[in-house]
RNA sequence: GCAUAGCCAACGUCUAAUCUCGUGAAAACGAGAGCGGGGGAACCAUGCCUUAAAGGGGUGUAUGGAGUCGAAUGACUUCUAGGGUAACUCUUGGCCCGAACCCGACAGCUAACUCCGUAGACGAGCAUGAGUCGGAAU
Numbered sequence: 001g002c003a004u005a006g007c008c009a010a011c012g013u014c015u016a017a018u019c020u021c022g023u024g025a026a027a028a029c030g031a032g033a034g035c036g037g038g039g040g041a042a043c044c045a046u047g048c049c050u051u052a053a054a055g056g057g058g059u060g061u062a063u064g065g066a067g068u069c070g071a072a073u074g075a076c077u078u079c080u081a082g083g084g085u086a087a088c089u090c091u092u093g094g095c096c097c098g099a100a101c102c103c104g105a106c107a108g109c110u111a112a113c114u115c116c117g118u119a120g121a122c123g124a125g126c127a128u129g130a131g132u133c134g135g136a137a138u
Stems, first nucleotide, its partner, number of pairs: 001007002011123004018033006034118006044108001055106001056103004064079006082097004088131003092127002
């Protein structure tokens, strides 16, 4: 703005999750850049893990307690490591989150090397002081 529990556009938030190119009517597919993650020597760790699927490990801020209900899986309340809140950093305060998922007996760090992701969910706007920048116009 419209045709208003919806759709589109603009400006923004969390997050790695953005951009460009090609094919295509579109959906989509492919490639690249940027950003993010895993595996993987020597040295170091002279240490770690397993031999109990009751193990160990990974992404992520999301870790660790207390209490109540329940037979239990769990549910609820509360606190907390940690995290977010309109350019960037910090001070102070307010508000909020403190989840979810994956690998499958297996992985410390790790150069070369190698593999993978680039989703999803949201909002009328948090303020204060200091410092350091950027952009536009004349």
Predicted 3D model of a 138-nucleotide RNA (c-di-AMP riboswitch aptamer (ydaO/yuaA leader)) from Chthonomonas sp. UBA1950. The sequence was found by an Rfam model in a public genome assembly. NCBI's taxonomy places the organism under Bacteria, Armatimonadota, Chthonomonadia, Chthonomonadaceae, Chthonomonas. Its Rfam family is "c-di-AMP riboswitch aptamer (ydaO/yuaA leader)". Gene Ontology terms of the family: cyclic-di-AMP binding and regulation of gene expression. Its mean pLDDT, the model's own confidence on a scale to 100, is 76.